[in-house]
């Protein structure tokens, strides 16, 4: 402190009522919005994460068949786990202030993955006490 190693540590929010045998899933009102960037603060802009799918290969277990004196070794199947690249992934307008805002004020909007479930889910349950884009912090080197 621009830089590099390792190490700790954090790291995703939201409901009430009615109606009916039975819906936090229909109906009315409402509530929430990950991570980095953007000459000015974003769930809609532009990037990335997860989740979905593919394709290549690690690793580890088991079944066969083969070789082999042991220990094992190689081939095929099948189940787990892990990485690495790809693909696929939803939604905005206008007015206003200002140099500068699709980000800030007003206004009227629109979106939200899969399985589940006695009735259809962004809010219930699950996978997830995971994984994760990233922030911080320390410690050694280095400038």
């Nucleotide at each position: 402190u621009a830089c590099g190693u390792g190490c700790u540590c954090c790291g995703g929010g939201g409901u009430c009522g009615g109606u009916g045998u039975a819906a936090u899933u229909c109906c009315g009102a409402a509530c929430c919005g990950g991570c980095g960037g953007u000459u000015a603060u974003a769930g809609u802009c532009c990037g990335c994460g997860a989740c979905c799918c593919g394709u290549u290969g690690g690793c580890a277990g088991c079944u066969g068949c083969a070789c082999a004196c042991c220990c094992g070794u190689g081939c095929u199947g099948u189940u787990g786990u892990g990485a690495a690249c790809g693909g696929u992934u939803g939604a905005g307008c206008c007015g206003g202030u200002g140099g500068a805002a699709u980000u800030c004020c007003g206004g009227g909007a629109c979106c939200g993955a899969c399985a589940g479930u006695u009735a259809a889910a962004g809010u219930c349950u699950g996978g997830a006490u995971g994984g994760g884009a990233g922030a911080a912090g320390c410690a050694c080197g280095a400038a």